Background:
This is a predicted structure of an 82-nucleotide RNA (c-di-GMP-I-GGC riboswitch aptamer) from an uncultured Halanaerobiales bacterium. The coordinates come from a structure-prediction model, not an experiment, and the mean pLDDT is 81. The model forms 90% of the base pairs in the Rfam consensus. The sequence was found by an Rfam model in a public genome assembly.
[in-house]
RNA sequence: GGAGAAAAAGGCAAACCCCUCGUAAGAAGGGGACGCAAAGCUAUGGAUCUUAUUUUUUUUUAAGAUCGCCAAGCUACCAUAU
Numbered sequence: 001g002g003a004g005a006a007a008a009a010g011g012c013a014a015a016c017c018c019c020u021c022g023u024a025a026g027a028a029g030g031g032g033a034c035g036c037a038a039a040g041c042u043a044u045g046g047a048u049c050u051u052a053u054u055u056u057u058u059u060u061u062a063a064g065a066u067c068g069c070c071a072a073g074c075u076a077c078c079a080u081a082u
Stems, first nucleotide, its partner, number of pairs: 004078001011036002016031003020027002034068001040074003044071003047066006
């Protein structure tokens, strides 16, 4: 440097429920654990979704959401079986 097998110090927290915000997708907080070795951060590319607009329809354009969809960039814990 690579790789994450088995552990361990610890970490995060899906669905669902309560509450608040948002037209919505969704988000913050509390409870709760399906899972996660980057499920840490960044909407940069793709993808999906929402709203508005446009179009007879397919669609176009704009604004937003998701990093627990896939890449990319940056950063980081444990550990050394192979």